Predicted 3D model of a 109-nucleotide RNA (SAM riboswitch aptamer (S box leader)) from Mesobacillus campisalis. Model confidence (mean pLDDT): 84 of 100. The source organism's lineage runs through Bacteria, Bacillati, Bacillota, Bacillaceae and Mesobacillus. The RNAcentral record of the sequence draws on Rfam and Ribocentre.

[in-house]
This record gives sequence, structure tokens and C1' cells, in this order.
RNA sequence: CUCUUAUCAAGAGAGGUGGAGGGAAGUGCCCUAUGAAGCCCGGCAACCGUCAAUAUUCGUAUUGAAAUGGUGCCAAUUCACGCAAAGCGAAUGCUUUGGGAGAUGAGAG
Repeated sequence: CUCUUAUCAAGAGAGGUGGAGGGAAGUGCCCUAUGAAGCCCGGCAACCGUCAAUAUUCGUAUUGAAAUGGUGCCAAUUCACGCAAAGCGAAUGCUUUGGGAGAUGAGAG
């Protein structure tokens, strides 16, 4: 980097450091010196792994527990929209569903 698959409406500091940027990209709209990113500490969750119970076609599956292991995450729904369909509206448009893009885990190349 590509492919497969699951999830994305919840949750998470009024700390230290640092100094201007940040929210993937485009458009928009936001956050930010009442201090951005990054780093440290802290926290959230529980995907993988671990443990237990149950079922089992003995491969595994389901449920539950802890969080000392491997990741992840901690403004706004993945901040909104962008493509398609349906419904509504006089109309800029609105609503729902699906898709695309993206993020994260697990597996494969």
C1' cells in the first nucleotide's frame, strides 16, 4: 500500500509541558492566547488476547468477568455535505434508506 471482515448516536481531566495551530482531503461550518498541534501524566472503552460458564458437528460459538498484555480513543453523530433512490415542499430545500470516502480492530497478500 491492497484485499476480506466487524464497528463508528455512548464514553473519557478546570493536570504538567509547549507555544500556533487544529478538526483526513474539497466545500462549508467550527475549535483555538479564557491558550492549537506535539509530548508527559490522567482517563474512556473493551476489538484482539486472558479467565470463567454454557452449548458443541470438538473446528468453534454464545454469554459473562477483570483490565496487569497488544492496539485504539478522549469538542461538535465519522462536525455537516458531496453520489443514488423514495417521500415531502411553491422554492433555496427537508426527511429517510442505501452507496462512496474515512477511522479503528482482527485476518490475509